About this RNA
A computed fold for a 337-nucleotide RNA from a soil metagenome, annotated as Bacterial RNase P class A. It matches the Rfam family "Bacterial RNase P class A". The family's RNA type in Rfam is ribozyme.

RNA sequence: GAGGAUCGCGGCACCUUCGGGUGUCGAGGAAAGUCCGAGCUCCGCAGGGCAGGGUGCCGGGUAACUCCCGGGCGUCGCAAGGCGACGGACAGUGCAACAGAGAGCAGACCGCCGAUGGCCCCUCGGGGCACAGGCAAGGGUGAAAGGGUGCGGUAAGAGCGCACCGCGCGGCCGGCAACGGUCGUGGCACGGCAAACCCCACCCGGAGCAAGGCCAAGCAGGGACGAGGAGUUGCCCGCUCCGUUCGAGUCCCGGGUAGGCUGCACGAGGCCGCCGGCAACGGCGGUCCCAGAGAAAUGAUCCUCCUCCGCUACGGCGGGGAACAGAACUCGGCUUA
Repeated sequence: GAGGAUCGCGGCACCUUCGGGUGUCGAGGAAAGUCCGAGCUCCGCAGGGCAGGGUGCCGGGUAACUCCCGGGCGUCGCAAGGCGACGGACAGUGCAACAGAGAGCAGACCGCCGAUGGCCCCUCGGGGCACAGGCAAGGGUGAAAGGGUGCGGUAAGAGCGCACCGCGCGGCCGGCAACGGUCGUGGCACGGCAAACCCCACCCGGAGCAAGGCCAAGCAGGGACGAGGAGUUGCCCGCUCCGUUCGAGUCCCGGGUAGGCUGCACGAGGCCGCCGGCAACGGCGGUCCCAGAGAAAUGAUCCUCCUCCGCUACGGCGGGGAACAGAACUCGGCUUA
């Protein structure tokens, strides 16, 4: 843990000699957090807008969702697979610590070159210097340095040229779509951050079962009748109390407190089978009724099986079934334990 028995406790039904008895049912995968989404209820609401909040690749599922399923893309992984707030950075505003020369119409710190001009030497062929100047290749800084690799090219370099990859634009093909493939074209222009403001698209009224509905003592209020009413053991007398302008008592009325009933357990229900679908899920058929109160029951013992641990002479023997937790209007999720 599964099944059963006995006792105990709670709900319901029936029976009762009112003490109780009989039958039946009686916690969880999360009943939890109350984080999303709904049902239900009351209030509000012509319609629209602002503000505020939420969601954000595509398709599907669903009552609905921020959930679930399938797919795409990105990313991590050898793989199985995991993870992703995954619209927009040419609408605007803003941010980028430290380091670094330079952080956005970038930048010469080290470095390379010095073809050209300059200076020096010369055997007149040339050589040297690194002043002007050129260079974004290499080093270094950084989370990030203005496409990547290679070849050509050049004084050295550079999309400067070319090939491939990436990127932008256009066509065609596949796909419902996200997107993918392919061809052409542009030498690259357009860096990052929107869980920064913001922009775009879509969604969102509020409060909650202590919602709400029904019944309704007492007290107070209104109205009608009203001279009696109550107690004192049953009746009479007597006595006491309350009344007869300040109205006892009886009846009625509306609102409504305490209190009671309801909402509240047949439901977007569980289980089984078949069918459709990759799946989430849906359809059909069968079957079952399964806690419901309130400061609140759900526990104990024993038996059998299962399972875990220890010992074992392998035949058994002994011990445990712990943890997290526990219904309170109800469902679907998520999260946490």